[in-house]
RNA sequence: UGGGGAAUAGUGUAAUGGUAGCACAAGUGACUCUGAAUCACUUAGUCUAGGUUCGAGCCCUAGUUCCCCAACCA
Numbered sequence: 001u002g003g004g005g006a007a008u009a010g011u012g013u014a015a016u017g018g019u020a021g022c023a024c025a026a027g028u029g030a031c032u033c034u035g036a037a038u039c040a041c042u043u044a045g046u047c048u049a050g051g052u053u054c055g056a057g058c059c060c061u062a063g064u065u066c067c068c069c070a071a072c073c074a
Base pairs, nucleotide, nucleotide: 001070002069003068004067005066006065007064010024011023012022013021018054026042027041028040029039030038047063048062049061050060051059
């Protein structure tokens, strides 16, 4: 420098353009002599800025960060 991929809750990971889920974690309660486990409930998210669309996590453009490959230099 070129090509490809990724970015979603504190963490990991889903989601045919049509209500953003699941697991773990965290909090509250139940249970228990206490704790663990278990059960119920709650909190919390689409990298940024635009565009297309009735409607965008998803499509398009630009940017940011990370990973892989190739080339160049050393």
Source information:
Predicted 3D model of a 74-nucleotide RNA (transfer RNA) from a Candidatus Omnitrophota bacterium. It matches the Rfam family "tRNA". The family's RNA type in Rfam is transfer RNA. Its mean pLDDT, the model's own confidence on a scale to 100, is 81. Taxonomically the source falls in Candidatus Omnitrophota (Bacteria, Pseudomonadati).